[in-house]
This record gives sequence, structure tokens and C1' cells, in this order.
RNA sequence: GAUUUAUAAAGAUGGGCGGAGAGAAUAGGCUCUAUGAAACCCGGGCAACCAAACGAGCUCUCGUAAAGGUGCCAAUACCUACCUGCCAGUGUGCAGGAAUGAUAAACC
Repeated sequence: GAUUUAUAAAGAUGGGCGGAGAGAAUAGGCUCUAUGAAACCCGGGCAACCAAACGAGCUCUCGUAAAGGUGCCAAUACCUACCUGCCAGUGUGCAGGAAUGAUAAACC
């Protein structure tokens, strides 16, 4: 990096360094940011995907816990975009789905 499966309105920040951008990409919006962006480093935390442990039902599911492997710690994946449906309230609307991206696991 390709493929497959699963998940997402919950949750969780201090310091150092750095010095102007950041919120994946395109467009529009909105937001964060010199009271210091991104990246990187250290510490802390959240969660429970994988592995291991324990318990209950039993070959799989649920629960507990959080020492290991990842991940994550502004805003729903910040919102919209494509499709379908709903409403005499016709919208910057609501609901569902897709696409894209992200993470985990398996496999190549």
C1' cells in the first nucleotide's frame, strides 16, 4: 500500500520545543490559533479493537478489570456536497443510506 470485516452524537491535556498556520482531500460554510497553529519530544489521561486474565451463560456471546500491542485526548468523522424518504412548516429543515477518509483486526 491492496482486500475484507467491524466501529464512530460518549470519553480523555499539562509541560518542553517550535514560530504560523490548523480542522484528511476539493468547494462552500463555520470554528480554533501570537492568551502561541502544525510537526516533534516528555509526562498524564481516555477508551476497550487485538492479545492475555477472571466471571456468567457455553465453542460463541455478555460482563469485570486495564499490567501488554495499537489508537485516541476542540467542535458528530466540525457541518454541507451524492442518493432515497418525510412535512402544505418546502427549509441554511428532518430521517436513513452511499461515497470518501480514520482506527482496529485478519490476510496478501